[in-house]
Context: one part of a larger RNA
Molecule: small-subunit ribosomal RNA, 3' major domain
Organism: metagenome
RNA sequence: AGACGGGGACCCGCACAAGUGGUGGAGCAUGUGGUUUAAUUCGAAUACGCGAAGAACCUUACCUAGCCUUGACAUAUAUUAGAACACCCUAGAGAUAGAGUGGUGCCUUCGGGAGCUUCUAUACAGGUGCUGCACGGCUGUCGUCAGCUCGUGUCGUGAGAUGUUGGGUUAAGUCCCGCAACGAGCGCAACCCUCGUCACUAGUUACUAACGGUUCGGCCGAGGACUCUAGUGAGACUGCCUUCGUAAGGAGGAGGAAGGUGAGGACGACGUCAAGUCAUCAUGGCCCUUACGGCUAGGGCAACACACGUGCUACAAUGGCCAGGACAAUGAGAAGCGAUACCGCGAGGUGGAGCAAAUCUAUAAACCUGGUCUCAGUUCGGAUUGUAGUCUGCAACUCGACUACAUGAAGCUGGAAUCACUAGUAAUCGUAGAUCAGCUAUGCUACGGUGAAUAUGUUCCCGGGUCUUGUACU
Numbered sequence: 001a002g003a004c005g006g007g008g009a010c011c012c013g014c015a016c017a018a019g020u021g022g023u024g025g026a027g028c029a030u031g032u033g034g035u036u037u038a039a040u041u042c043g044a045a046u047a048c049g050c051g052a053a054g055a056a057c058c059u060u061a062c063c064u065a066g067c068c069u070u071g072a073c074a075u076a077u078a079u080u081a082g083a084a085c086a087c088c089c090u091a092g093a094g095a096u097a098g099a100g101u102g103g104u105g106c107c108u109u110c111g112g113g114a115g116c117u118u119c120u121a122u123a124c125a126g127g128u129g130c131u132g133c134a135c136g137g138c139u140g141u142c143g144u145c146a147g148c149u150c151g152u153g154u155c156g157u158g159a160g161a162u163g164u165u166g167g168g169u170u171a172a173g174u175c176c177c178g179c180a181a182c183g184a185g186c187g188c189a190a191c192c193c194u195c196g197u198c199a200c201u202a203g204u205u206a207c208u209a210a211c212g213g214u215u216c217g218g219c220c221g222a223g224g225a226c227u228c229u230a231g232u233g234a235g236a237c238u239g240c241c242u243u244c245g246u247a248a249g250g251a252g253g254a255g256g257a258a259g260g261u262g263a264g265g266a267c268g269a270c271g272u273c274a275a276g277u278c279a280u281c282a283u284g285g286c287c288c289u290u291a292c293g294g295c296u297a298g299g300g301c302a303a304c305a306c307a308c309g310u311g312c313u314a315c316a317a318u319g320g321c322c323a324g325g326a327c328a329a330u331g332a333g334a335a336g337c338g339a340u341a342c343c344g345c346g347a348g349g350u351g352g353a354g355c356a357a358a359u360c361u362a363u364a365a366a367c368c369u370g371g372u373c374u375c376a377g378u379u380c381g382g383a384u385u386g387u388a389g390u391c392u393g394c395a396a397c398u399c400g401a402c403u404a405c406a407u408g409a410a411g412c413u414g415g416a417a418u419c420a421c422u423a424g425u426a427a428u429c430g431u432a433g434a435u436c437a438g439c440u441a442u443g444c445u446a447c448g449g450u451g452a453a454u455a456u457g458u459u460c461c462c463g464g465g466u467c468u469u470g471u472a473c474u
Base pairs, nucleotide, nucleotide: 001474002473003471004470005469007468008467009466010465011464012463013462015458016457019421020420021419022418023417026313027312028311029310030309031308032307033306034304035303042051043050062299063298064297065296066295067294068293071124075123076122077121078120081117082116085102086101087100089098090097091096106113107112126288127287129286130285131284136281137277138276139275140273142271147186148185149184150183151182152181153162154161155160166177167176168175192265193264194263195262197234198233199232200231201230202229203228207223208222211221212220213219237259240253241252242251243250244249302440315414319373320372321371322370323369324368325367332361333360336355337354341350342349343348380411385406386405387404388403389402390401391400427450428449429448430447431446432445433444
């Protein structure tokens, strides 16, 4: 100088407390461990709905079997044959092997050349093989915590100290005052994006106050007011008032759409963990080279005594079922989204209006009104299983989703323990998108609808910051 303390002082954080809803019990989904297996590919442990924004084949890296060896891919040289290319037959699980037909192009000094395919030879290719403890890049974490340093000066023999400590204040090393320090840098804040108010500009595909028409639908004429769209500005600065304070600043108030960082996002200092990734990519070294490379078919990644994590659905009356009625926002759409209509109980089928979309496409649901059920393992709950189907796709056996009928399991609110959340938040309700032929999505990422409770406080638990103290630690 650090680190640590079941030392001290001060401070902060959904850290506790005050509340709300869960997990832990049930069934299922999903990931992991374990076990099993020919293989259940690999990685991640501050991991575990994670890499994977989508494993039937492909993907695919794993296993079994059948094949190839200049190779599926790149460059170069020499050589053989042929334009390239298209179609088709036989054997085979296919890779592949064999046979056939069409085609004969471009430039040319008629020697040949360019491009492509092919035979052989050689340099080489190839490796999701190993090492993240050789590395780059990227990322997590402490932590959006308020810290981490430097120059000159001064002090100290020196390591170092000072500045950065102290008194206040702040979300903040934020600012003020003081001070052997004076300045500066990386962080903080601001500059960036979205939302909230207003103005101006613009007015179609969006809008409709007044006027006219109307098939009563902003449908048409029309309008540029309103909503909205999307560009430019304004607006908030403790600016004003009261009060406390030397100041920084604090408390209250006015005006205001918004008030003291207005709300949310992007943004992550010096560093820590030899943290993660050689399987995104790149790359040193090592290793394989008729195989640890490559092709193909089938299987596996989906197994199942069990254990754990994350979720979904429930256990019901603040509810289930039936009928009627209302109100969104984001985003997507051409090998696409697909209206009306007709067929089917339904999944869906037929068909194809409109739409490269503020124009067309998709019923929002919770909610409201009426009816029914009356506390039951039930008209709760829907697992499981049987049968019959639909769709995607060469192909749904291993191993897809969905539909109908039948079946109707566990479950009556969950031990010890444990998680999230402070406002348009929690809770709850649907909607959309990426990936994608289809889907295992109950996941993820967005979007809107309805919309709470509680915070007296900092004694305690956890994590962190500043100062100080002790130490047999570095």